Model confidence (mean pLDDT): 82 of 100.
This is a predicted structure of a 482-nucleotide part of an RNA (small-subunit ribosomal RNA, 3' major domain) from an uncultured prokaryote.
Context: one part of a larger RNA
RNA sequence: UGACGGGGGCUCACACAAGCGGUGGAGGAUGUGGUUUAAUUCGAAGCAACGCGCAGAACCUUACCCGGGUUUGAAAUGCAGGGAUUAGGCUCCUGAAAGGGAGUUGACGCCGCAAGGUGGAACUAUCACAGGUGUUGCAUGGCUGUCGUCAGCUCGUGUCGUGAGAUGUCGGGUUAAGUCCCUUAACGAGCGAAACCCUUGUCAUUAGUUGCCAGCGAGUAAAGUCGGGGACUCUAAUGAGACUGCCGUUGUUAAAACGGAGGAAGGUGGGGAUGACGUCAAGUCAUCAUGGCCUUUAUGUCCGGGGCUACACACGUCCCACAAUGGCCGAUACAAAGGGAAGCGAAACCGCAAGGUCAAGCAAAUCCCACAAAGUCGGUCCCAGUUCGGAUUGCGGGCUGCAAUUCGCCCGCAUGAAGUCGGAAUCGCUAGUAAUCGCGGAUCAGCUACGCCGCGGUGAAUAUGUUCCUGAGCCUUGUACA
Numbered sequence: 001u002g003a004c005g006g007g008g009g010c011u012c013a014c015a016c017a018a019g020c021g022g023u024g025g026a027g028g029a030u031g032u033g034g035u036u037u038a039a040u041u042c043g044a045a046g047c048a049a050c051g052c053g054c055a056g057a058a059c060c061u062u063a064c065c066c067g068g069g070u071u072u073g074a075a076a077u078g079c080a081g082g083g084a085u086u087a088g089g090c091u092c093c094u095g096a097a098a099g100g101g102a103g104u105u106g107a108c109g110c111c112g113c114a115a116g117g118u119g120g121a122a123c124u125a126u127c128a129c130a131g132g133u134g135u136u137g138c139a140u141g142g143c144u145g146u147c148g149u150c151a152g153c154u155c156g157u158g159u160c161g162u163g164a165g166a167u168g169u170c171g172g173g174u175u176a177a178g179u180c181c182c183u184u185a186a187c188g189a190g191c192g193a194a195a196c197c198c199u200u201g202u203c204a205u206u207a208g209u210u211g212c213c214a215g216c217g218a219g220u221a222a223a224g225u226c227g228g229g230g231a232c233u234c235u236a237a238u239g240a241g242a243c244u245g246c247c248g249u250u251g252u253u254a255a256a257a258c259g260g261a262g263g264a265a266g267g268u269g270g271g272g273a274u275g276a277c278g279u280c281a282a283g284u285c286a287u288c289a290u291g292g293c294c295u296u297u298a299u300g301u302c303c304g305g306g307g308c309u310a311c312a313c314a315c316g317u318c319c320c321a322c323a324a325u326g327g328c329c330g331a332u333a334c335a336a337a338g339g340g341a342a343g344c345g346a347a348a349c350c351g352c353a354a355g356g357u358c359a360a361g362c363a364a365a366u367c368c369c370a371c372a373a374a375g376u377c378g379g380u381c382c383c384a385g386u387u388c389g390g391a392u393u394g395c396g397g398g399c400u401g402c403a404a405u406u407c408g409c410c411c412g413c414a415u416g417a418a419g420u421c422g423g424a425a426u427c428g429c430u431a432g433u434a435a436u437c438g439c440g441g442a443u444c445a446g447c448u449a450c451g452c453c454g455c456g457g458u459g460a461a462u463a464u465g466u467u468c469c470u471g472a473g474c475c476u477u478g479u480a481c482a
Stems, first nucleotide, its partner, number of pairs: 001482002003479003007476007015466002019429005027319007034311002042053002064306007073129001077128002080124002088105007108119004131295002134293003140289002142284003145280001147278001152191006158167003171182003197272004202240007212229002216227003243266001246260005322422001326381007338369003343362002348357003388419001393414007435458007
């Protein structure tokens, strides 16, 4: 100087408390451990591994296993040949395929009338070499997690100390903040904090189609449907607006705090992006790059099939339930944000349905996906393992795809398991939040998506407070620790 203490002081945080909803029990989905296996590829390991890498494992992917091929190689560069003895096409044989063998046919540019000249590929053979998801993340770059969006981390000069170092950065207030003020052997400065950026909340100006429709006219079964209009909504560009600016009280005359006014918004308005010096030899050699080591008829590469989907079991994360604030049936209302050409696909027709047929429109504020659902109104069930719950299983179909057996999703009929609110323990959340309800997207032929990332609808309860648990910051103290 740090680190640590079941030392002290001050302060903060969904840390506790106050509340609301869960997990832990059941069934299922998914990841992991374990076991099994020819293989069940590899990595991730307290928080910070475990719906993680994987924003899509039937083949491919694929790295694993079995079997079959191949050896200058699937792809690169150079040297030599080659440019009608070639590549490619067609036919045949072998084969599960890849591959191997045989026959036949026969390819480009420029100059030139032509003869011909010239050029670079394909291709052939060989050597240099390629190749490696082999190893080392404790040799590395890059990227990332974490403490933590915590308020810290440092420097120059000066001063103090023999020195390591200290001071500044401490103290009194204040703040979300090393934020600001005052004091002061310190005076300044940098990286962070804040601000600048995006979005949302209000208004104005400009603009008016594909969006809108108040007033005017037309029109319909209905409909901005038509003429028209720019008022309104909206769209999207510019600007205004919030700064403790104003008033009062408190305060050290300060910083600031509390209350009030005005205002769409008030004290960082809400949300996001943004992550200091560093810590964990944290993670990644399997994104990529890369040193060393290893391999080179194999640890490279190609193909067929299998596996990554196994299953006495254990754990994590989720979904759906156990019902009446509900289930079922009928009627009916209101979003936002997205996506669409090998695409989205209306209407009509067929089918109980999944879906199919035909096909309008739309590279989209125009057309389509697209009916939002919870909600509201009416009916029914009457507390039961039920008209709750839907696992499991049987049969019949649909779709994608070369192919759904291992191993896809969806529909219909039948079947109708556990489960009556969950022990010890434990998680999330302070407001448009929790809870609850649907909608969309990426990946993607299809999909095991209940995941992930977004979007809106409905919309709470509680916070007296900091004694305690956990973590963190500052000051101080002790130390057999570095």